[in-house]
Molecule: transfer RNA
Organism: Candidatus Pacearchaeota archaeon
RNA sequence: GGGCUUGUGGUCUACCGGUAUGACAUCGCUCUCACACAGCGAAGAUACUCAGUUCGAUUCUGAGCAGGCCCA
Numbered sequence: 001g002g003g004c005u006u007g008u009g010g011u012c013u014a015c016c017g018g019u020a021u022g023a024c025a026u027c028g029c030u031c032u033c034a035c036a037c038a039g040c041g042a043a044g045a046u047a048c049u050c051a052g053u054u055c056g057a058u059u060c061u062g063a064g065c066a067g068g069c070c071c072a
Stems, first nucleotide, its partner, number of pairs: 001071007010024003018055001026042005048064005
């Protein structure tokens, strides 16, 4: 220098065009003498950035940024 790939709550992850799902962690309640486990509930991400396409974009396109792999 070229090609491919990944980027979503604190962490991991689902969603492949129609107002983002679950788990762990956190907080509250129940349970217990108490703790743990378990059950119930709550809060938490406008989806790496910017533009474009579209009635509508996490999803498609382009350019960047960052990580990974391969070639030279």